Lysine riboswitch aptamer from Roseburia sp. AM16-25, 176 nucleotides, folded computationally. Its Rfam family is "Lysine riboswitch aptamer". Its family is annotated with lysine biosynthetic process in the Gene Ontology. Of the family's consensus pairs, 100% are formed in the model. The organism belongs to Roseburia, within Bacteria. The prediction has a mean pLDDT of 79.
[in-house]
RNA sequence: UAAAAAGGUAGAGGUUGCGUAAUUCAUUAGUAAUUCACAGGAUGUGGCAGGCACAGUGGAGUGUGAAGGAAAGGGAGGCACGCCGAAAGGAUACGUCUUCUGCGGAUGUUUUCUUGGGCGCAAGUUUAAUAGGCUUGUGACUGUCAUCUCGUAAGAGAUGGGGAGCUAUCAUGGAU
Numbered sequence: 001u002a003a004a005a006a007g008g009u010a011g012a013g014g015u016u017g018c019g020u021a022a023u024u025c026a027u028u029a030g031u032a033a034u035u036c037a038c039a040g041g042a043u044g045u046g047g048c049a050g051g052c053a054c055a056g057u058g059g060a061g062u063g064u065g066a067a068g069g070a071a072a073g074g075g076a077g078g079c080a081c082g083c084c085g086a087a088a089g090g091a092u093a094c095g096u097c098u099u100c101u102g103c104g105g106a107u108g109u110u111u112u113c114u115u116g117g118g119c120g121c122a123a124g125u126u127u128a129a130u131a132g133g134c135u136u137g138u139g140a141c142u143g144u145c146a147u148c149u150c151g152u153a154a155g156a157g158a159u160g161g162g163g164a165g166c167u168a169u170c171a172u173g174g175a176u
Base pairs, nucleotide, nucleotide: 007170008169009168010167011166014084017083018082019081020080023077024076025075034067035066036065037064038063039062043055044054045053046052047103048102049101050100087115088114089113090112091111093109094108095107096106097105098104116142117141119139120138121137122136123135124134125133126132144161145160146159147158148157149156150155
């Protein structure tokens, strides 16, 4: 002096970057709960099955009419906060809830795998929903790095890679 490995610090991608909480609004919905009347006459409820429990001839489910009238989850806008594996998803193990068992569902922790980012389209799944979410595929856009080509330069084009990355910087330490 430059470089391999490992580490610390600070940053960039976007004005639709990611996530969280509250608030307002729309939707959910004139739906559900609940009550009454009539018809009717034995089942109905607890995610599914079995068991069990509860309700029911003092009238179940169902149908018609009337009264009554939500909420959760999800969405949009703006504000605030935390950030740049931000975050999202899959799998394994353990735990909790769902009355018991099995399946399923929700949720927390651990280990591990995938994804640079947003958007459009298609399929599947979830949901009240053609909204939104998630997964897979695909399309162009965008950011970054590497190689090559053009260019005085700024930069442009082509191909390819991924976030344990990229940029800047600090220190350690071995070799020449």